Notes:
The prediction has a mean pLDDT of 88. Small-subunit ribosomal RNA, central domain from an Anaerolineae bacterium, 374 nucleotides, folded computationally.

Context: one part of a larger RNA
């Protein structure tokens, strides 16, 4: 390189949206580029190779054949694949009705706690631990009542639950606003799928200007503990944490499992739709009968809402056959059986380090060796 791998051995990109580029549904017509058959010309010689033969054999050495898997030219075939043309509706997209949601911004708004502050009751404690102290408190604390301020985070609901591509998203509310699933099957006419480069989104920490700042808290400073204690206990504390605006681009960015499409026994949960049947409830319409009326009852219909069941799309768990798998296990949410596309591995240390290149304001990312050595 060839193969052979990627859930835990070394390896799925953190995640999309897409450029080129790979691949690509049915039916039909053309066409002859790949494709395939054929003919002719070439494919030096020498080696190899087969058969004969030549030095006494072999090695050598000669004639002769096949052969040179190839390239041109040309005559042909029309499946398939490619082209140009025509249709089609299942992929895919739209169009209507519906429908679940902590998906996203922005403004508004609530209550609990918590910390500070004023003012009441109140007296000697408090806190905090293994035990302690350091730390607050007779300048009035802790405790407890009342009023007021800030700033963050939303208890119960709550879920093996639900929505996002992915990081991620939870009190209410309102306005903007992305997707998503289900019925219909009305339209468009493969209009797909994946996707190097390259766009864009990206927890936390960290930067940068400007705010804020209640709790919690690296960093520090104390007081313990110890031989020591730059720790782990306590006691206070600043950056941060919050917000706007720019940047960083990482991470056990995990399901350690890349996307997409089709097939492969079954079982039990749940979560959203649909569509049936059974019951309850609550309105309505309509026909009967009682009554003088309001209006009762009886019956059929047709909504709507819960609950139960049953089938079916969609998600999301668990268990489990066949198959996989080194074993653990995986199993219609596959790690089973295939088909397309893209990233990525090829011993362990050196080292995700050097050195160069780019990216950033740094912090450093991103690319990514080598000697050596086992």
């Nucleotide at each position: 390189u060839u193969g052979g791998g990627c859930g835990u051995a070394a390896a799925g990109g953190g995640c999309g949206c897409g450029u080129a580029g790979g691949c690509g549904g049915u039916c039909u017509g053309g066409u002859c580029a790949g494709u395939c058959a054929g003919a002719u010309g070439u494919g030096a010689a020498a080696u190899g190779u087969c058969a004969c033969g030549g030095c006494u054999u072999a090695a050598c050495c000669g004639u002769g054949g096949a052969g040179u898997u190839g390239c041109a030219u040309u005559u042909g075939a029309a499946a398939c694949u490619g082209c140009c043309g025509g249709a089609c509706u299942u992929g895919a997209g739209a169009g209507u009705c519906g429908u679940a949601g902590g998906g996203g911004a922005u403004g508004a708004u609530g209550g609990a706690a918590u910390u500070c502050c004023u003012g009441g009751u109140g007296u000697a404690g408090c806190g905090g631990u293994g035990a302690a102290a350091u730390g607050c408190g007779u300048a009035g604390a802790u405790a407890u009542c009342a009023g007021g301020a800030a700033g963050a985070a939303c208890a119960c609901c709550g879920g093996u639950g639900g929505c996002g591509a992915a990081g991620g998203c939870g009190g209410u509310c309102a306005u903007c606003u992305g997707g998503g699933c289900g019925a219909c099957a009305u339209c468009u006419g493969a209009c797909g799928c994946u996707g190097a480069u390259g766009c864009g989104c990206g927890a936390a920490a960290g930067c940068g200007u400007g705010g804020g700042u209640a709790g919690c808290a690296a960093a520090c400073a104390g007081g313990a503990u110890u031989a020591g204690a730059u720790a782990c206990c306590c006691u206070g504390g600043u950056a941060g944490u919050c917000c706007a605006c720019g940047c960083c681009g990482u991470a056990a960015a995990c399901g350690u499992u890349g996307g997409g499409c089709a097939c492969u026994a079954g079982g039990c949960g749940u979560c959203g739709g649909c569509c049936g049947c059974g019951c309850a409830c609550u309105g309505g319409a309509a026909u009967c009968g009682g009554g003088g009326a309001g209006u009762c009852g009886a019956u059929u219909u047709g909504a709507g809402u819960g609950c139960g069941u049953g089938g079916u799309c969609g998600g999301u768990g668990c268990c489990g056959u066949c198959g996989c798998a080194a074993a653990c296990g995986c199993a219609g949410u596959a790690a089973g059986u295939g088909c397309c596309c893209c990233g990525c591995c090829u011993g362990g240390g050196g080292a995700g380090u050097a050195c160069g290149a780019u990216c950033g304001c740094a912090a450093g990312g991103u690319u990514g060796a080598a000697a050596c050595u086992c």
Record summary:
NCBI's taxonomy places the organism under Bacteria, Bacillati, Chloroflexota, Anaerolineae. Its Rfam family is "Bacterial small subunit ribosomal RNA". Its family is annotated with structural constituent of ribosome and ribosome in the Gene Ontology.